[in-house]
Context: one part of a larger RNA
Molecule: large-subunit ribosomal RNA, domain I
Organism: seawater metagenome
């Protein structure tokens, strides 16, 4: 030194489990904010720090209603309490709510620093941002007005995952190169609103037969067509199907308010059925017997697996206060005549599946510009004929899109290198001048019963009796505990 064979360490795979996470499905909700949000920052407990709550009234105040023995949040105790005269918990509705933030008296390097006035009088209270919109006063050059200018009294501002609508609007790529085309009216800006937004009641289609608003769908159809006829783009008619709804601009009206009646769900909570006995074993819910309930044998806990031990489940009850919805009724209040710079039209230009084409049809930056229902507007250049339908006024649910969030339920979804970045004090530790980027970390045991006492050390670490447990090679670096890689002891071989 090798090799076997046993036993150790190290290290944390594997096997189990789940607090967390994904997806879908019904339902709710679709906002919140000058009555100062959302996000903070700084307090706040008898005792240091954190998270959690809450706010100088500070893990909380007040009224009601639930509920009944406990309770003073978690990591974590210790001290003092509170509670059947109803605590603590749970719903409702109020106070209270610092200091920053649209933050709005001024400034400002967010959370801090300075003011003026009025009330109150050392304390403490209250106004004082801009901008809009109205009402009134006031008021210039400049006579009248007008602009301004003040007050008062109403709105606004800002935030929020996605969806909508509207304004503007790339490139990369793809054409195997690019320039017209394409990506693509994408993804960015930027307005705006709503629980959906758009759209919506034919100057629409269709074909000589009709149909009968919008909106979203399967089909038609990858069709007609558009296209450096490349590479791509890409309809509609008409059929099915979802859902249906029409109103109004002066009339036995419609639309707001107010009021009054009547009208379903609905909180917290409550009741809620039925088991023993034996045998193994730490421990029954397991085996064995014997029963019993069942509108409940979804599901969870309990010392292994429990319909009858707990919590629920199935079913039944209860439910304030405001609010909501519909429907009647009364009462006020408002609403004025069918749509002119419109239609066409020339030019540039855009959107229509449709690149200027024969280019119809929408929508217009510019310049023109009608009819008047004995009128028009369309039927894909244009004319006629012949159908159809009436623009240039408004307002409409439903089907349809989406989920920051609430609640139930489920999953041939994961099961800690997976599933969210984040089951754990995670958007933190850290990294960066910043935008930003971005983690590793999960299990002792049924119960701490978390090793009292001794010995050795150094009054350590660590270990060796003793005891706790079912177990300690379960000892907080804790379930299981592979393998790399390092030891030990024993046999063989050099």
């Nucleotide at each position: 030194g090798g090799c076997a064979u046993c036993u150790g360490g190290u290290g944390g795979a594997u096997g189990c489990c789940u607090u967390g996470g994904c997806g879908u499905u019904a339902a709710g909700a679709g906002g919140c904010g000058a009555u100062g949000a959302a996000a903070g920052a700084c307090g706040u407990g008898g005792c240091a720090c954190u998270c959690u709550g809450c706010g100088a009234u500070a893990a909380g105040c007040u009224a009601c209603g639930g509920u009944g023995a406990g309770c003073c949040g978690a990591g974590a105790g210790c001290a003092g309490g509170c509670u059947u005269u109803g605590a603590c918990c749970c719903g409702u509705a109020g106070a209270u709510u610092u200091c920053u933030g649209a933050a709005u008296g001024g400034g400002g390097a967010a959370a801090c620093c300075c003011c003026a006035c009025c009330c109150a009088a050392u304390a403490g209270g209250g106004u004082g941002a801009u901008c809009c919109c109205a009402a009134c006063g006031u008021g210039a050059a400049u006579a009248c007005a007008u602009a301004g200018c003040g007050u008062u009294g109403g709105g606004a501002g800002g935030c929020g995952a996605a969806c909508c609508c509207g304004g503007g609007g790339a490139a990369c790529u793809g054409a195997a190169a690019c320039a017209u085309c394409u990506c693509a009216g994408u993804a960015c800006c930027c307005g705006g609103a709503g629980g959906a937004a758009a759209g919506g009641a034919c100057a629409u289609c269709a074909a000589c037969c009709g149909a009968g608003a919008c909106u979203c769908u399967g089909c038609u159809a990858g069709u007609a067509g558009c296209g450096g006829c490349g590479a791509g783009c890409g309809a509609a008619c008409g059929c099915g199907g979802a859902c249906c709804a029409g109103g109004c601009c002066a009339g036995u009206g419609g639309c707001u308010u107010a009021u009054g009646c009547a009208u379903a769900a609905g909180a917290a909570c409550c009741g809620g059925a039925a088991c023993g006995a034996u045998c193994u074993g730490g421990a029954a819910a397991g085996g064995u017997c014997g029963g019993c309930c069942a509108u409940a044998g979804u599901g969870g806990g309990u010392g292994a697996u429990a319909g009858c031990c707990c919590c629920g489940u199935a079913c039944g009850g209860g439910u304030a206060g405001a609010a909501a919805u519909u429907g009647c009724a009364u009462a006020a209040g408002u609403c004025c005549u069918c749509g002119a710079g419109u239609a066409g039209g020339g030019c540039g230009g855009g959107a229509c599946a449709c690149g200027u084409g024969a280019a119809a049809u929408c929508c217009u930056g510019u310049c023109u510009g009608a009819a008047c229902a004995u009128g028009g507007g369309g039927g894909g250049a244009c004319c006629a004929c012949c159908c159809u339908c009436c623009a240039a006024g408004c307002c409409u649910a439903a089907g349809u899109a989406c989920u920051c969030c609430u609640u139930a339920a489920c999953g041939a979804c994961c099961g800690a290198u997976a599933g969210u970045g984040u089951a754990c004090c995670a958007g933190u530790a850290c990294c960066g001048u910043g935008a930003g980027g971005g983690a590793a970390a999960g299990g002792u045991g049924a119960a701490a019963a978390g090793c009292a006492c001794c010995c050795c050390g150094a009054u350590a670490a660590g270990g060796g009796g003793a005891g706790u447990g079912a177990a300690a090679u379960a000892g907080u670096u804790c379930c299981u505990g592979a393998a790399a890689c390092c030891g030990g002891a024993u046999g063989c071989c050099u």